[in-house]
RNA sequence: GGGCCCAUAGCUUAGCCAGGUGGAGCGCACGGCUGAUAACCGUGAGGUCCUGCGUUCGAAUCGCAGUGGGCCCA
Numbered sequence: 001g002g003g004c005c006c007a008u009a010g011c012u013u014a015g016c017c018a019g020g021u022g023g024a025g026c027g028c029a030c031g032g033c034u035g036a037u038a039a040c041c042g043u044g045a046g047g048u049c050c051u052g053c054g055u056u057c058g059a060a061u062c063g064c065a066g067u068g069g070g071c072c073c074a
Base pairs, nucleotide, nucleotide: 001073002072003071004070005069006068007067010026011025012024013023020057028044029043030042031041032040050066051065052064053063054062
């Protein structure tokens, strides 16, 4: 220098192909249970869907550029 892949909650990640309400597990908070703790049960909070621009009635999802990370070639 070239090619490919990845970026979504505190962590690990689904959803993207084929646009139409942003999910799960763990963790956290509160409540229940217990003599108490853990475990278990219930409820809840928590998101710039990496950034910008574009396409569209509508973008996490499609296009372009950028940033960061990984792999391969030279």